[in-house]
């Protein structure tokens, strides 16, 4: 030089937003394990569980220069024939003994341990310290023994006993002695209280040792032991400050416990132990108890604060089978030592022994899981030695494990017939895999083969030099476990070396096939119910790479416990209130102090890690070096603005005093009037009550009604008031009598006396409860009556506790402003209360309250907003997802009900707030519609026709099923249609088109068969080109591919269509407002048939819808006049536009105009609207039609068509015959014809329009009573024909009857169609002549040329129509009006709804599964407390026994062993009791679980407004009373407050 470098989110609650809030997820790390795969190498690292139990080997030994005794085997020799026995070596050796050091290190482990155990930072004037360093001295004289060795004994072994001999650096004793020690008393100095230091003096007493051992040696002398003594290094004892998990559902704990004194014991202080005294000590700043854990340096995460963590590596502590206990020694109360107790394992001759791998290997169990019974002492360290040297499973390699980190590799360039092959698509063809392969051309790292080959080593010791010597320096020799390894060369050769996961979304990457809520997937949200980018599989992609997924666990993301850095009005969460003791925080000024604080030095924070930076391995991982940083503690000097502390002062905070003021403040006590029931009497009489409506109930024994009078008990009307007091609860008729506070003025007085509050104490609605009074009224519970599917309700009629008092518990409410106290500050407006001030007033200001609006802020938004939820400060409660739950147990209060404190398991992925937009509401307001209502006709009853359901059937084909299926697909089912059944056949097909072969027919005619379809059979047959071979055209079999399917799925489409609804909406663009869904416009006020239009307005504009433009119809022109028409002219007929002529008129079909509130009166601003207004063929949209917004209904059709997937393929395809779609207890729709007299017959006589018609529509004339036949004119149609309209309208007859209604049903007979009328057509005709006499509940259509009646005509059709489509004739009634039914629009509420009220949703019971609480009792566990028994061991005592040294002639003594005893204990027992686990028949709630059961509590006014606390009843949600709250909808009225 450098050492300062970082902070990202997403998903999941809703139809959609904002938020609150949890759940998961992307990151990193791991001593891991588990799937699947697998070259190589380096550096690390490897029982986290059973401190279970271990077999086997080795982990502690060394000195012979401390000692005394002393082999053998081998090798030579000697005698000897040899056996053999001697000698020398081997050798004073090896293997014991004695003795010296060492064995307390070194290793392993983490069981106990919450502790002065650890960590930091001190202390010791309370201590030790072998071995090592230094210094200073000394080292004299003497003794007796003992192992080995031997000799006897006991024993199965372990081992023991006796007797003998013997040495020493083993042991004894004496001498010497001070700077030791010990006593005593001075002197000086210092300090921290006892006290300490002196190299200052004294003075008594006491304490040692190996004269060894080795070298040179003649000795000195050296070298190493040795004993004292002062130092000093290490290393260790103690002592104390500070820090060091959780539980208060552990709140009290302790007798050696707290201190003194005096012995005692330790190296040393201590109750460390004793014995006496005193009665302390510790605890909410968390003691005692419970649980859980070795600490620490760090590690792992995090931006950092934090948070977990405590493997390896490093300090420290514990332990060493389990408990206890002491010996050696400097060091132990000793892992590879003793002694005792227990368990266990072994061995045993049953008498006894032996044993502790939590040392390194290793083996069993245990577990999801952790390695070789390998090499070496070469190095580094250590023991021992004087050294050689020996010892060391410390350690150093090696070995197994991809268990982690770091490195390299599996080729590399070129290469496009984009081969083949898979997959994929729109399949002719394309796209992908993919330059990827082939192929060519190049490397050789790893591996293989083959040569070369280290570093680590420096010593010591040995020789030699130098320096007298020694130390010391040079030189030479000699030592590798790893290892022939790293490493380097050299030869072949692309050769031997890629897998995992994962592709819905968060998160990077998609298709096909398979499956068919199945089989699986999944972290979260969630996928799977026939078109799964979610499951399996492929392919094709992403993503990491010798790994990659899973699962575990920590951080982190989470600001989701918020010191940095969170919040309490509704989301979780202000305690009911209140007084207050500890605590917390606390005004002005001046001075000191200097604890906190700030600043500088010093010292410590081991080393390792960490973090810059250099260096060393071929890089890196790893490893070195010198630095940094360790954020921390301790000292010592400084600063003194702040806060503490002391000491003075002050007056604004706080009090007090005087003077004044309102008040349901609170207790007691006295009095008053309505009212209500009761009682007594009177009048009076049938009723009263009650309610939606009734009934129970009361009355003729006289009720209700009415008057009088008389009792009780409780409330106090009017005044009354978002008025008023109270801390809160609460407080209301008037007067005394006692009390609490509070507010205004004034400034006279203390002087900071505050402000808050954890535990404490006090109050505390209503409901209960005791005890003893009271009870009129009212009323849980009960009686009854009614509602009602039930009705333990809601409504009536009754009626008990209770309401009321006293005294005395209960302590909880939606005890709510859902808003804790206290204090400053921050715009205003308008009201009220109380006091003061001004002012004549009116009205202002000032102080306290108490309302409403609203600025800035702030809120997630509603909303708060000087009475803040705004800015800030202090204190205190309280929250941390929803459920289980305010529940269990446990404790505490309580007479009890209960009340306070307050969990887990185990489940869910939400739960919630606030706004938005729909929908809905047995909410509201406003508006409309044949919706009601007014009226007309009807259906619902009969017969019959038609559809439909049911049923039946071989088959009754299918579809359509509330409005918006049901005379509907079907504009017409005898065959055909036709799909359905039976039977009979056909198989490239009945109809298409393709290719390939074959053949020349095929058709048509006959016949036979058969129901038919079809089959055999005869006869008779091809065309074009080309000479010819052969092609082609066309039919025919054959063969392939492939036709076909009215087969499923309208919930895989598309086209069509139906509703809602011809409702008046349904959107956009910009712009403005909101954080945001969204909103505004589209809302207001008028008005309309309409979102029509006008006016207003943060809008201003536009589109889709209205409505105009189209079409018929109403009136008038113009043009045209033919089949139309015929007024005038002529002609004609029995009539007749029949002729000629005309285009006038009607009509025909093309155009034009016309009507616009245009105009007039009245209302309004306008727009518009009335009006028997005017004028018009119409008048206010003229009437009718087409005409159908955004969109709902997964409505409706795969059976008009068309279509994606799936299904058949000698059949679900195709032909054919017959039947069936037409069935027939019944039940609905839609019709048609009736009951009749506004009617039927009968006869007669009028008047339409729309259509139709060549496979056709027929006329006239004939025949039949008719249907209808015969002919066939005319007509391709304004020309013929269908075609007489019917009802009307004249006229008759019927005369109220099941009829001269009514016609059904049957019987004969006929026609028509049509191959065919039996199932199964229609018509005519003569007989018959049913039910039906106006239709229950219910319900349908229609507002004028409408309804109602009348008939015509078309589609279809061969024929068949009471349906349908459309035509004209007649031709009304009544609408007061919008309460109410039902649909609808707009506005606006409340919602817990969003599949949208055919929504949501509660609780009992019933099933099945889980965890869980009680419980007679069962079974363990760990601690205590009393007592009993008591090893070994220290300690002590002894009158017992027994001994070498020392004293002593001896006796004995001293000391020493044994042995008794005592004191204390371990283990063991007994015994009541308390705790804590597990287990327990039965029991109790609770959670979960597509389609159970019974009701409907809740959500709207939820249909009895919900809700809270209490009490009592119920099958259950719950009901009912008491009090309270509003988080109640809606209408009225009050009052404010804005604006005019």
């Nucleotide at each position: 030089a450098c050492a300062a470098c970082g902070g990202a989110g997403a998903g999941u609650u809703u139809g959609a937003u904002c938020c609150u809030g949890g759940c998961u997820c992307a990151g990193g790390a791991c001593g891991a394990a588990c799937g699947c795969u697998g070259g190589c190498g380096g550096c690390g690292u490897g029982c986290c569980u059973a401190a279970c139990a271990c077999a086997u080997g080795c982990a502690a030994g060394u000195c012979u220069u401390g000692g005394g005794a002393g082999a053998a085997a081998g090798a030579g020799g000697u005698a000897g024939c040899a056996a053999u026995a001697u000698c020398u070596u081997u050798a004073g050796u090896a293997a014991a003994c004695c003795g010296g050091c060492g064995c307390a290190a070194g290793g392993g482990u983490g069981a106990g341990u919450a502790a002065c155990a650890c960590g930091u930072a001190g202390g010791c004037a309370a201590c030790c310290u072998g071995c090592c360093u230094u210094u200073a001295g000394g080292a004299c004289g003497a003794g007796g023994a003992u192992a080995a060795c031997u000799c006897c004994g006991a024993g199965a072994a372990a081992u023991c006993g006796g007797g003998g001999c013997u040495a020493a650096u083993a042991c004894u004793c004496g001498a010497u002695a001070a700077u030791g020690c010990a006593g005593c008393g001075g002197c000086a100095c210092c300090g921290c209280a006892u006290g300490g230091u002196g190299a200052c003096a004294g003075u008594u007493g006491u304490u040692a040792a190996a004269a060894g051992c080795c070298c040179c040696a003649a000795a000195a002398g050296g070298g190493u032991g040795c004993c004292u003594a002062a130092a000093g290094a290490u290393g260790g004892g103690c002592c104390u400050g500070c820090g060091u998990c959780c539980c208060a559902u552990u709140a009290g704990g302790u007798a050696g416990u707290u201190g003194g004194u005096g012995a005692g014991g330790u190296a040393a202080c201590g109750g460390c132990c004793c014995a006496c005294c005193a009665a302390g000590c510790c605890g909410a700043c968390g003691a005692u108890g419970g649980g859980u854990a070795g600490c620490u340096g760090g590690u792992c995460u995090g931006a950092g604060a934090g948070g977990a963590u405590g493997a390896u590596c490093a300090g420290c502590c514990a332990c060493a089978c389990u408990g206890g206990a002491a010996c050696u020694g400097a060091g132990a109360c000793a892992c590879g030592g003793u002694c005792c107790a227990g368990a266990c394992u072994c061995c045993u001759a049953c008498g006894g022994g032996a044993g502790g791998c939590a040392g390194c290997a290793g083996u069993g169990a245990g577990g999801a899981a952790u390695a070789u019974u390998g090499c070496g002492c070469a190095a580094u360290g250590u023991c021992c030695g004087a050294a050689a040297g020996g010892g060391u499973g410390a350690c150093g390699c090696a070995g197994c494990g991809a268990c982690g980190c770091c490195g390299c590799g599996u080729g590399g360039a070129g290469g496009a017939u984009g081969a083949a092959g898979g997959c994929c698509c729109u399949a002719u063809g394309g796209g992908u895999c993919g330059u990827a392969a082939a192929c060519u051309c190049c490397u050789u790292u790893u591996g293989a083969g083959g040569g070369g080959g280290a570093a680590g080593a420096a010593u010591a010791g040995u020789c030699c030099c130098a320096u007298a010597u020694a130390c010391u320096g040079g030189g030479a020799u000699u030592u590798g476990a790893c290892g022939g390894u790293a490493c380097c060369c050299c030869u072949a050769g692309a050769a031997a070396a890629a897998g995992c996961a994962c592709c819905g979304g968060c998160u990077a990457a998609c298709u096909a096939c398979g499956u068919g809520c199945c089989a699986g997937c999944a972290g979260c949200c969630g996928c799977g119910g026939u078109a799964a980018u979610a499951c399996g599989u492929a392919g094709g992609g992403u993503g990491c790479g010798a790994g990659c997924g899973u699962u575990g666990u920590c951080c982190g993301g989470a600001a989701u416990c918020a010191c940095u850095g969170g919040g309490u009005g509704u989301a979780a969460a202000g305690g009911g209130a209140g007084c207050g003791c500890a605590g917390g925080c606390g005004g002005g000024u001046c001075g000191g102090c200097a604890a906190g604080u700030c600043a500088u030095u010093g010292g410590u924070g081991a080393a390792a890690u960490c973090c810059g930076g250099a260096g060393g391995c071929u890089u890196a991982a790893c490893c070195u070096c010198a630095g940094g940083a360790c954020u921390g503690c301790c000292a010592a000097u400084g600063a003194u603005a702040c806060u503490u502390c002391c000491g003075a002062u002050c007056u604004u905070g706080a009090g007090u005093g005087c003077a004044g003021a309102a008040g349901a403040g609170g207790a007691a006590g006295a009095c008053g009037g309505a009212a209500u029931u009761c009682c007594u009497g009177g009048u009076g009489u049938a009723g009263c009550g009650g309610u939606g409506a009734a009934a129970u109930g009361c009355g003729u024994a006289g009720a209700u009604a009415u008057c009088a009078g008389g009792a009780a008990g409780a409330a106090c009307a009017c005044c009354g008031g978002u008025g008023g007091c109270g801390a809160a609860g609460g407080c209301g008729g008037u007067c005394u009598u006692c009390u609490g506070g509070u507010c205004u003025g004034u400034a006279a007085c203390u002087g900071a006396c505050g402000c808050u509050c954890a535990u404490g104490c006090u109050c505390g609605a209503a409901a209960g409860c005791g005890u003893g009074g009271g009870g009129a009224g009212c009323a849980a519970a009960c009686a009854g009556g009614a509602u009602u599917a039930g009705a333990u309700a809601c409504c009536c009629u009754g009626g008990u506790a209770g309401u009321c008092c006293a005294c005395g518990c209960c302590c909880u409410a939606a005890a709510c402003g859902a808003u804790g106290g206290a204090u400053a500050c921050u715009c205003g407006a308008u009201g009220u209360c109380g006091g003061g001030u001004c002012g004549c007033a009116a009205g202002g200001c000032c102080c306290g309250g108490u309302g409403u609006c609203c600025a800035a802020g702030c809120u997630a938004a509603c909303g708060c907003g000087u009475u803040a939820a705004g800015u800030a400060u202090c204190c205190c409660a309280c929250c941390u997802g929803g459920g289980g739950a305010g529940u269990a147990c446990g404790a505490u209060c309580g007479c009890a009900a209960g009340g306070u404190u307050g969990a887990a398991a185990c489940u869910c992925a939400a739960a919630g707030g606030a706004a938005u937009u729909g929908a809905c509401g047995g909410g509201g307001g406003c508006c409309c519609g044949c919706a009601c209502a007014a009226g007309c006709a009807g259906u619902g009853g009969a017969g019959c026709a038609u559809g439909u359901g049911g049923u039946u059937c071989a088959a009754u084909u299918c579809g359509a099923u509330g409005c918006a299926a049901c005379g509907c697909g079907a504009a017409g089912a005898a065959c055909c249609u036709u799909a359905c059944c039976u039977g009979g056949g056909u198989u490239u097909g009945a109809a298409a088109g393709g290719c390939a072969a074959g053949u020349g027919a095929c058709a048509a005619c006959c016949g036979a068969u058969g129901a038919a379809a079809g089959u055999c059979g005869g006869u008779c047959u091809u065309c074009c080109c080309g000479c010819a071979a052969g092609g082609g055209a066309c039919a025919c079999u054959u063969g392939u591919a492939c036709a076909g399917g009215u087969g499923c799925u309208g919930c895989a489409u598309g086209g069509c269509u139906g509703u809602c609804g011809u409702c008046a909406g349904c959107u956009c663009g910009u712009g403005c407002c909101g954080u945001g869904a969204g909103g505004u416009g589209u809302u207001a006020g008028g008005u309309u048939a309409a979102g029509u239009c006008c006016u207003g307005c943060a809008a201003c504009g536009a589109g889709c819808g209205c409505a105009a433009c189209c079409c018929c119809u109403g009136c008038a022109c113009u043009u045209a006049g033919u089949u139309g028409c015929c007024a005038u002219c002529a002609g004609g007929u029995c009539a007749a536009g029949c002729u000629g002529g005309g285009c006038a008129c009607u009509c025909u079909a093309a155009g034009u105009g016309g009507a616009c509130u245009g105009c007039c009166u009245a209302c309004g601003c306008a727009a518009g609207u009335a009006g028997c207004g005017a004028g018009g063929a119409a008048g206010g949209c003229g009437g009718g039609g087409a005409u159908g917004a955004c969109g709902u209904c997964a409505a409706g059709u795969c059976c008009u068509c068309a279509u994606g997937g799936c299904c058949c393929u000698u059949a679900c395809a195709c032909c054919c015959a017959g039947g069936g779609c037409c069935a027939c207890a019944c039940a609905c729709g839609u019709g048609c014809u009736a009951c009749a007299a506004u009617g039927g017959c009968c006869a007669c006589u009028a008047c339409a329009a729309u259509g139709g018609g060549c496979u056709g529509c027929a006329a006239g004339a004939c025949c039949g009573c008719a249907a209808g036949g015969u002919g066939g004119a005319g007509c391709u149609a304004a020309u013929c024909c269908c075609u007489u309209a019917a009802a009307a309208g004249u006229g008759g007859c019927c005369u109220c009857a099941g009829u001269u209604c009514g016609g059904a049903u049957u019987g004969a007979g006929g026609g028509c169609u049509g191959c065919a009328a039996c199932u199964c057509g229609c018509c005519c005709u003569c007989a018959u002549g049913a039910a039906g006499c106006u239709g229950g509940a219910a319900u349908u259509g229609c507002u004028a040329g409408u309804a109602a009646u009348c008939g015509c005509g078309g589609a279809u059709c061969a024929g068949c129509a009471c349906g349908c489509c459309g035509c004209g004739g007649u031709g009304a009634a009544u609408a007061c009006g919008u309460u109410c039914c039902c649909g609808g629009g707009c506005c606006u509420u409340g919602u817990a709804c969003a599949c949208a009220c055919c929504g949501c949703c509660c609780g009992u019971c019933a099933a099945g599964c889980c965890a869980u609480g009680g419980a007679a009792g069962c079974u363990g566990g760990g601690g205590g407390u009393a007592c009993c028994c008591g090893a070994a061991a220290u300690c002590g005592u002894c009158u017992u026994c027994c001994c070498a040294a020392c004293c002593g002639c001896a006796a004995g003594g001293a000391g020493g062993g044994g042995g008794a005893c005592g004191c204390c204990u371990a283990a063991g027992g007994u015994a009541a009791a308390a705790u804590c686990a597990g287990u327990g028949a039965c029991u109790g709630g609770g959670g979960c679980u597509a389609a159970g059961u019974c009701g409907u509590a809740a959500c709207a006014a939820g249909g009895u407004a919900g809700c809270c606390g209490u009490a009592c009843c119920g099958g259950a949600a719950g009901g009912u009373g008491c009090g309270g709250c509003u988080g109640g909808a809606u209408c009225a009225c009050c009052u404010c407050c804005u604006u005019u």
Notes:
A computed fold for a 1540-nucleotide RNA from a Bacteroidota bacterium, annotated as small-subunit ribosomal RNA. Its mean pLDDT, the model's own confidence on a scale to 100, is 82. The organism belongs to Bacteroidota, within Bacteria. Rfam family: Bacterial small subunit ribosomal RNA.